[in-house]
Context: one part of a larger RNA
RNA sequence: UCACGGUUAAGGAACUAGGCAAAUUAGACCCGUAACUUCGGGAGAAGGGUCCCCUACUCAGCAAUGAGAGGGCGCAGAGAAAUGGUCCAGGCGACUGUUUAACAAAAACACAGGGCUAUGCAAAAUUGAAAGAUGAAGUAUAUGGCCUGACACCUGCCCGGUGCUGGAAGGUUAAGAGGAGAUGUCAUCGUAAGAGAAGCAUUGAAUUGAAGCCCCAGUAAACGGCGGCCGUAACUAUAACGGUCCUAAGGUAGCGAAAUUCCUUGUCGGGUAAGUUCCGACCUGCACGAAUGGUGUAACGAUCUGGACACUGUCUCAACCGUGAGCUCG
Repeated sequence: UCACGGUUAAGGAACUAGGCAAAUUAGACCCGUAACUUCGGGAGAAGGGUCCCCUACUCAGCAAUGAGAGGGCGCAGAGAAAUGGUCCAGGCGACUGUUUAACAAAAACACAGGGCUAUGCAAAAUUGAAAGAUGAAGUAUAUGGCCUGACACCUGCCCGGUGCUGGAAGGUUAAGAGGAGAUGUCAUCGUAAGAGAAGCAUUGAAUUGAAGCCCCAGUAAACGGCGGCCGUAACUAUAACGGUCCUAAGGUAGCGAAAUUCCUUGUCGGGUAAGUUCCGACCUGCACGAAUGGUGUAACGAUCUGGACACUGUCUCAACCGUGAGCUCG
């Protein structure tokens, strides 16, 4: 000097990114216990009191013993060890659970519940050149896929684009069918130039020809989307109102500087002596918004954020003790 363990005057978070770490609390019985609430909880809420020994006393009990009354000792009676710190407010996720074996345990995943969709059984789906197997020794209250994620109140408008489902009149369209015609060869004709049957080859127009696409509908708890400018009211300001352009339709309810707000430490209020954080409002939402769910919500959480009480060597500011290292020798 370091590590580990222990103690500490006065103060008590002034430490620090942050009470990290430590301390406090702690058992049993009795009393008592708020908001809120899904009436189960919250709750061991919080907050108090008692606990050892003796008695020939009182009551209860068969008794052990319990309740009281009286008395005694100690610094200390849950005499050691083990053994909850508590409260308030907010975000997220309902919850118990699961996860990055060895840097992340969470707000991520899952979940019960909700919805859409496919599938009538030799099911759909998956796997396998196939046989076959899983689904399932199941049968739509079933099985597969996708999304959401308890519960409460709800879930608005848009089908123009993309997708899916259905439709079939017309347009387009492959192989195939079809075979007009053309070419090569050559019997034959012709003095020659040339023409050229049949056959055998090569090529090949019209016509016909399915799904698909174009087309017509439906469908958003399918993928997704949900405007701009100008004017207007007896101060000003604002605009219930009007005009105009564009669109498939122009964001409804609810929420809102938010896990989303750039400007921004927005403005106002609260808490502090002092608050870029926090809580409550406002709404000018750069760029919330309704199962890519919206808004609430009791309970729950080794979750995240802010505050308070208690408590403390975290600190003011350091000191001492114990053990082990460090140092010297071997």
The part of an RNA shown here (large-subunit ribosomal RNA, domain IV) has 330 nucleotides and comes from Parabacteroides sp. Lineage of the source: Bacteria > Bacteroidota > Bacteroidales > Tannerellaceae > Parabacteroides. Its mean pLDDT, the model's own confidence on a scale to 100, is 87.